[in-house]
RNA sequence: CCAGACGGCCGGACGGCCGCUGCCGCGUGAGCGGUAGAGGAAAGUCCGGGCUCCACGGGAAUACGGUGCCGGAUAACCUCCGGCGGGGGCGACCCCAGGGAAAGUGCCACAGAAAACACACCGCCCGCGCAAGGCGCCGCAAGGCACCCCGCAGGCAAGGGCGAAACGGUGCGGCAAGAGCGCACCGCGCCUCUGGCAACAGGGGCGGCAGGGCAAACCCCACCGGGAGCAAGACCGAAUAGGGACGGCUGCACCGCAAGGUACAGGAGCAUUUCCGCUCCGCCGUCCGGGUUGGUCGCGUGAGGCGUGCCGCAAGGCGCGUCCCAGAGGAAUGGUCGUCGCGCGCCUUGGCGCGAACAGAACCCGGCUUACAGGCCGUCUGGCACC
Numbered sequence: 001c002c003a004g005a006c007g008g009c010c011g012g013a014c015g016g017c018c019g020c021u022g023c024c025g026c027g028u029g030a031g032c033g034g035u036a037g038a039g040g041a042a043a044g045u046c047c048g049g050g051c052u053c054c055a056c057g058g059g060a061a062u063a064c065g066g067u068g069c070c071g072g073a074u075a076a077c078c079u080c081c082g083g084c085g086g087g088g089g090c091g092a093c094c095c096c097a098g099g100g101a102a103a104g105u106g107c108c109a110c111a112g113a114a115a116a117c118a119c120a121c122c123g124c125c126c127g128c129g130c131a132a133g134g135c136g137c138c139g140c141a142a143g144g145c146a147c148c149c150c151g152c153a154g155g156c157a158a159g160g161g162c163g164a165a166a167c168g169g170u171g172c173g174g175c176a177a178g179a180g181c182g183c184a185c186c187g188c189g190c191c192u193c194u195g196g197c198a199a200c201a202g203g204g205g206c207g208g209c210a211g212g213g214c215a216a217a218c219c220c221c222a223c224c225g226g227g228a229g230c231a232a233g234a235c236c237g238a239a240u241a242g243g244g245a246c247g248g249c250u251g252c253a254c255c256g257c258a259a260g261g262u263a264c265a266g267g268a269g270c271a272u273u274u275c276c277g278c279u280c281c282g283c284c285g286u287c288c289g290g291g292u293u294g295g296u297c298g299c300g301u302g303a304g305g306c307g308u309g310c311c312g313c314a315a316g317g318c319g320c321g322u323c324c325c326a327g328a329g330g331a332a333u334g335g336u337c338g339u340c341g342c343g344c345g346c347c348u349u350g351g352c353g354c355g356a357a358c359a360g361a362a363c364c365c366g367g368c369u370u371a372c373a374g375g376c377c378g379u380c381u382g383g384c385a386c387c
Base pairs, nucleotide, nucleotide: 001383002382003381004380005379006378007377008376009375010374012340013339014338015337016336017335018334020037021036022035023034024033025032026031039358043369044368046367047366048365049364050363051229052228053227054226064225065224066223067222068221069083070082071081072080073079084098085096086095087094088093099220100219104218105217106214107213108212121160122159123156124155125154127152128151129150133148134147136145137144138143168186169185170184171183172182173181187209188207189206190205191204192203193202194201195200233297234296235295236294243288244287245286246285247284248283249282250265251264253262254261255260266281267280268279269278270277304323305322306321307320308319309318310317311316342355343354344353345352346351347350
């Protein structure tokens, strides 16, 4: 210098003017002054938690849902960190939904003989037969013999072929041809030793090989899991209407000149009377409870930010110092001008013009995922050149 890998960060700066929202102060008031005011994702609402209400005596089991190598971190996690195993890359490094297929059920398209109790299309081999045909040998010839082809009955699974996948692989021996048939190595299974907390790794012995793949098919195993969500929920509460309790307004009799008092009976309807039963119920006043609009709280001191020390490979933990930093309603968090910076274009060195990523809080926090113009920093890898 070129090509690349990983991690972190910024995401215009300063000033003037005019606005918006919260809080504080002043003012009777209109208003004035001060101060604070979006993000790394505020997004998707996909996981996990805090908080709130509802349900619930405890335990276990079943069903349903989720998670799934090992160890750690954490309030918790489908998150993160460190390892292991597998795969990719020369490498830095990256990717993995990574328990069980030896409990059972199911599926494996097309092609292919066969897709799982194995099987036999081409092919290889032994035997028998062989009318006709081909070729060779013997024979003067008739004919004979052997082979090929063909047929029958077997042996085989090496080779070919099909497929995403074919019932261990490579090599040597062996055999009629073959084959774990035998042997060595690799793979696999069982037993065992060593190292490691473990996943696992390495070694030794035995076994000739059984058990193809799929569990983001059912399933089995282990672990986890009540439901709803800030429109959660709590408090204060008018007017009108409606609900409940109490009292009065009613009738008749008696006493009283009267005002009033005492006693009895609720009233109306069901054709009428009596009894029983059923249905309906006015107005006024006082009080009570629920509750809509509305108001207040929940609502930001928090698994908080920054700096720093120690422990840890790390995720992170413990401590010390320091700071208080949006919060409302659906609505605020902006506009404009100047200077500088950035990018692009045009003209010769300087000017002119144009442009500004994704997006945007609403109960909060930890993650994941997705979007993002342009730029900065650090560590590392491969290559080239020079000293």

Model confidence (mean pLDDT): 76 of 100. Predicted 3D model of a 387-nucleotide RNA (Bacterial RNase P class A) from an Acetobacteraceae bacterium. Its Rfam family is "Bacterial RNase P class A". About the family: Ribonuclease P (RNase P) is a ubiquitous endoribonuclease, found in archaea, bacteria and eukarya as well as chloroplasts and mitochondria. Rfam classes the family as a ribozyme. The gene name in the source record is rnpB.